[in-house]
This is a predicted structure of a 72-nucleotide RNA (transfer RNA) from Mycolicibacterium brisbanense. It matches the Rfam family "tRNA". Rfam's curators write: Transfer RNA (tRNA) molecules are approximately 80 nucleotides in length. It is annotated as a transfer RNA. Its mean pLDDT, the model's own confidence on a scale to 100, is 81.
RNA sequence: ACCCCUGUAGCUCAACGGAUAGAGCGACAGCCUACGAAGCUGAGGAUGGAAGUUCGAUUCUUCUCAGGGGUA
Numbered sequence: 001a002c003c004c005c006u007g008u009a010g011c012u013c014a015a016c017g018g019a020u021a022g023a024g025c026g027a028c029a030g031c032c033u034a035c036g037a038a039g040c041u042g043a044g045g046a047u048g049g050a051a052g053u054u055c056g057a058u059u060c061u062u063c064u065c066a067g068g069g070g071u072a
Stems, first nucleotide, its partner, number of pairs: 001071007010025004018055001028042004048064005
C1' cells in the first nucleotide's frame, strides 16, 4: 500500500429490511433468611461515528474511526 473480517447492555452473544432490539452472566433494588449464600421477583442499561437508499435500516450502499487477519 492493497484485500478480507469484526464492531449491539459492564462482559459473552442473538435479532428475513417491519411488533416496544432480546438472552445468559454480572451489577443494583426487593422478597426470603437471625445474617449471608442459594432461590424467586423487579427495574435500569446498548446498535462505533456521519451521510445515503427506503414508507420503514442493527440489517443494504458510501465515507470515516477502532480492532483483528492475509498478501506484498